RNA sequence: UCGUAUAUGAAUUUGCAUUCUCAUAUAUGCUUAGGGAUACGGCCUGAGUGUUUCUACCUGGAAACCGUAAAUUUCCGGACUAUGGGAAAUGCCUUUCUAUGG
Numbered sequence: 001u002c003g004u005a006u007a008u009g010a011a012u013u014u015g016c017a018u019u020c021u022c023a024u025a026u027a028u029g030c031u032u033a034g035g036g037a038u039a040c041g042g043c044c045u046g047a048g049u050g051u052u053u054c055u056a057c058c059u060g061g062a063a064a065c066c067g068u069a070a071a072u073u074u075c076c077g078g079a080c081u082a083u084g085g086g087a088a089a090u091g092c093c094u095u096u097c098u099a100u101g102g
Base pairs, nucleotide, nucleotide: 005100006099009097010096011095015092016091017090018089019087020086021085022084023083024082025081026056029049030048031047032046033045034044035043041066042065050057058078059077060076061075062074063073064072
């Protein structure tokens, strides 16, 4: 000096993963079929719709209402999922330096 291999340590860059956070979507909403409970009750199952959107479409509490009938209403709190932005650390990957051997 050269190419190759291994390994220790260090640095760098991009991407990915994990965590947190913000934004968008969706209002954890709406429509509907069947069944069920009945003031100590107010549910269960299915279908559709809603998102440039996969998934989900529930749960806890409070108040009201329904005088025993078939129907619930309002309010407060709680997510997940998809995509994008941001933050920190670690790991992997990229590149470089270093060490060892030929």
This is a predicted structure of a 102-nucleotide RNA (Purine riboswitch aptamer) from Melghirimyces algeriensis. Its mean pLDDT, the model's own confidence on a scale to 100, is 76. The sequence was found by an Rfam model in a public genome assembly. Rfam family: Purine riboswitch aptamer. On this family, see Mandal et al., Cell 2003: "Riboswitches Control Fundamental Biochemical Pathways in Bacillus subtilis and Other Bacteria". The organism belongs to Melghirimyces, within Bacteria. The model forms 95% of the base pairs in the Rfam consensus.